Predicted 3D model of a 335-nucleotide part of an RNA (large-subunit ribosomal RNA, domain IV) from metagenomes.
[in-house]
Context: one part of a larger RNA
RNA sequence: UAAUGUUGAAGGAACUCGGCAAAUUAACUCCGUAACUUCGGAAGAUGGAGUCUUUUGUAAUGCUAAAUUACAAAAGGUCACAAAAAUGAAAGAAGCGACUGUUUAUCAAAAACACAGGAUUCUGCAAAAUUAAAUAUGAUGUAUCGAAUCUGACACCUGCCCGGUGCUGCGCCAUAACUAUAAUAUAUUUUUUAAUUUUUAAAGUAUGUAAUAUAAAUCUCAGUAAACGGCGGCUGUAACUCUGACGGUCCAAAGGUAGCGAAAUUCCUUGUCAUUUAAUUGAUGACGUGCAUGAAUGGUGUAACGACUUCUUUACUGUCUCCAACAAUAUCCUA
Numbered sequence: 001u002a003a004u005g006u007u008g009a010a011g012g013a014a015c016u017c018g019g020c021a022a023a024u025u026a027a028c029u030c031c032g033u034a035a036c037u038u039c040g041g042a043a044g045a046u047g048g049a050g051u052c053u054u055u056u057g058u059a060a061u062g063c064u065a066a067a068u069u070a071c072a073a074a075a076g077g078u079c080a081c082a083a084a085a086a087u088g089a090a091a092g093a094a095g096c097g098a099c100u101g102u103u104u105a106u107c108a109a110a111a112a113c114a115c116a117g118g119a120u121u122c123u124g125c126a127a128a129a130u131u132a133a134a135u136a137u138g139a140u141g142u143a144u145c146g147a148a149u150c151u152g153a154c155a156c157c158u159g160c161c162c163g164g165u166g167c168u169g170c171g172c173c174a175u176a177a178c179u180a181u182a183a184u185a186u187a188u189u190u191u192u193u194a195a196u197u198u199u200u201a202a203a204g205u206a207u208g209u210a211a212u213a214u215a216a217a218u219c220u221c222a223g224u225a226a227a228c229g230g231c232g233g234c235u236g237u238a239a240c241u242c243u244g245a246c247g248g249u250c251c252a253a254a255g256g257u258a259g260c261g262a263a264a265u266u267c268c269u270u271g272u273c274a275u276u277u278a279a280u281u282g283a284u285g286a287c288g289u290g291c292a293u294g295a296a297u298g299g300u301g302u303a304a305c306g307a308c309u310u311c312u313u314u315a316c317u318g319u320c321u322c323c324a325a326c327a328a329u330a331u332c333c334u335a
Stems, first nucleotide, its partner, number of pairs: 001330002004327005010321002014319001019316001027051005036041001038153001052076009077081001078083001089314007096306002101113002117151006129137002154301004159231003164228002166224004171219001174218002179213003185207007194198001232250005259293001260290001271287006
């Protein structure tokens, strides 16, 4: 000097991003126990008392014994008795997630995932879904089954918009490729007929035109938001001022409802007021001017739970003021 331990005057978180680490608490018996609550809990809440050894007495158990246990009384010692070890510190408030559970083997255990519950869509069985194909799974199941997606206990709720994108359905007017049927006109070639200027009939080729039949898709129309998603400006106005219940106007598919709100969302911002402190960019409660909250991309609450995050209090302490001593080790220096 390092690391591991033990002890510490006075103070007691002044340390620090932060009580990190350490200390405190601790067992058993008895007493006693708040808010809140889904009435189960919260709860070992919090808080308080007792505990050793010997003798005597009473009671219980035991076999009428020994021993043990409980209660009462007396005595004793090392100031001390759960005698060592092992062995909860506690309380209040807020956020998030209901809960037990799962996860980045080897820097992340969480507010992430899952969950019971809720909802939508598909699926009538050779089911949908999975699969390049096949065997097969689904299922030796049958719509209270199965598959996919979103939300995430419970309580109160879940507003408006179908214009865009998607999905579903009706329609088949229109667009419309390939294909099939194929009338007819013109030109031309060959053959044939009569006839030698020409004419009749049949077949083929080329060009042009009309019509009929024809799927998905596009299109048209409608439905659908617990489908993807979206949910406004400007301006005037009340008898001080301010504000604007009220009015005007433009745009839009509809203009954000209930609730919550400087929030895990608030830039300006250390917003303003109050509580907490001697002093607080913190915390809590309100306000609302929401840069850029908002309803299963769920909204707001919520008892219980959490090695989660934040703030406060009691107790406690070498975290600190401010370091010191000691124990057994290791490294270095010197004799």
Overview:
The prediction has a mean pLDDT of 81. The full RNA is in RNAcentral, with records from SILVA. Rfam family: Bacterial large subunit ribosomal RNA.